[in-house]
Molecule: RNase P RNA; transfer RNA
Organism: Candidatus Zixiibacteriota bacterium
RNA sequence: CGAAGCAGGAGGAACAGUCGCGCUUUAAGUGCAGAUUUAAAGUGAGGAAAGUCCGAGCUCCACAGAAUCAGGGCGCCCGGUAAUUCCGGGGCGGAGUGAUCCGACGGAAAGUGCCGCAGAAACUAUACCGCCCGCUAACAGCGGGUAAGGGUGAAAUUGUGGUGUAAGAGACCACGGCCACCGGCAGAGAUGUUGGUGGUGGGUAAACCCCGCCCGGAGCAAGGCCAAAUAGGGGAAGAGGGGUUGAUUCGCCCCGUUAGAUUCCCGGGUGGGCUGCACAGAGCAAUCGCGUAACCGGUUGCCAAGAUAAAUGACUGUUGGUUUCCUUGCGAAGCUUACAGAACUCGGCUUAUCUCCUGCUUCGUUUU
RNA sequence: CGGGGUGUGGCGCAGUCAGGCAGCGCGCUUGCUUUGGGAGCAAGAUGUCGGAGGUUCAAAUCCUCUCACCCCGA
Repeated sequence: CGAAGCAGGAGGAACAGUCGCGCUUUAAGUGCAGAUUUAAAGUGAGGAAAGUCCGAGCUCCACAGAAUCAGGGCGCCCGGUAAUUCCGGGGCGGAGUGAUCCGACGGAAAGUGCCGCAGAAACUAUACCGCCCGCUAACAGCGGGUAAGGGUGAAAUUGUGGUGUAAGAGACCACGGCCACCGGCAGAGAUGUUGGUGGUGGGUAAACCCCGCCCGGAGCAAGGCCAAAUAGGGGAAGAGGGGUUGAUUCGCCCCGUUAGAUUCCCGGGUGGGCUGCACAGAGCAAUCGCGUAACCGGUUGCCAAGAUAAAUGACUGUUGGUUUCCUUGCGAAGCUUACAGAACUCGGCUUAUCUCCUGCUUCGUUUU
Repeated sequence: CGGGGUGUGGCGCAGUCAGGCAGCGCGCUUGCUUUGGGAGCAAGAUGUCGGAGGUUCAAAUCCUCUCACCCCGA
């Protein structure tokens, strides 16, 4: 200098002026009141507010009801956390020259299913070409042996070397690979390494399934209160109905049994407000300490949008940024940007996305 | 705001559970028939299965993410 990897950060322009909007507080006015108007002060979107994919808080379902069966989720180890399928570190496997990155990562020697086409044969049987032996009417045919070689396929019966043989083959031997069991050493563990004995796995579990662990349902339109409406209308059925877990059973709870729950049909009415909810909390910021880290602990400071068809905006000037043009200069013209926008609240994940900056690391080339 | 569902030729739908050639009806094109048209008969074309990635030898089908549309909830 070039290329690349990782970690982190900044801005969502700044300042001034004018106009405008939501909310809170205070003051004043109007009003019997609910309210409403004006003024001042304060405050007013995000890193993802999004998807609603996980995990919680909160609320109701009786206080978590019980049993069985379904159903769903997760899956190396240790740690973190309110909790998680999340995060950190490690192991193993894979990619890359490397920094580094990626991994739904239990079991296919429990069982079942599937493996199209091609191929002799797709998992328990077998041989198209070839090789070898025998016979015959001998450039061929028939019978037998074989699975080393070729061919098919995503995948072909454990790899290499040797012995052996007519040719061959785990048929046998040695060393490997892998599996099961029993140990040694290192480690907290996953695991690594090493020794012995026995054995010889085709793939697929994001196929059924098996093993281990976990899971009650619904969701702020949850739920609570008030107001309004009301003839508690007409007709029919009616002794049970509803809730509690997807199903069943048991138990429990609520409503009801002719003054009638509930269901169906016809007709009519309301569809407003308050609360939940604007937060002193798994809170935010700075700093110190422990820890490799996630995280945890201490100290100090702060209180931080709250609407309901939904506010958070617009314009002007200067500066800054950026693009284009040439007459290369304190030049001219243009732009002020991406993704997007709170709606009960948090912690994560995922997805979308503009411009720029810093640090560390790796590889290559050149020079010293 | 919350919950659920659906995307397959031009249109309406199967196939997805349990992976192995993408099909049916209508429509379309060409030919025959007819004086011409319709009807009829014969033949034919038409799809990156909403999009992206993954698992697998192989994906419309299984998994993840994403887009669009529809339905329900005082």